[in-house]
RNA sequence: GGGCCGGUAGCUUAGCGGAAAAGCGCCGCCUUCGCAUUUAAAAAGAAAAAGGCGGAGACCCCGGGUUCGAAUCCCGGCCGGUCCA
Numbered sequence: 001g002g003g004c005c006g007g008u009a010g011c012u013u014a015g016c017g018g019a020a021a022a023g024c025g026c027c028g029c030c031u032u033c034g035c036a037u038u039u040a041a042a043a044a045g046a047a048a049a050a051g052g053c054g055g056a057g058a059c060c061c062c063g064g065g066u067u068c069g070a071a072u073c074c075c076g077g078c079c080g081g082u083c084c085a
Stems, first nucleotide, its partner, number of pairs: 001084007010024004018068001026055007037044002061077005
C1' cells in the first nucleotide's frame, strides 16, 4: 500500500429499509433462608446469598449521498482484527 471482516447500552452480542432487542452488570421492591445481633424465653431479625417482579441506560464510530423513510443501501474518512505484498 491492497483485500476481507468488524465498530449498536458499562461489557458481550442480535437486529441488515418501516416502533433499537437479549444476556451479564446497575437501581428499587417482594419472597425464601435464619447467620450476626437483641431477648429470660417466645419471638424479632440486618447484611450476604438465592428466587421473583419492576425500572434506568445506546438517536447505532464520524461526515456526506440515495430514499417518503437508513443502525441497515452507496461514497469518503477514523479505529480494531485478519490475510497478501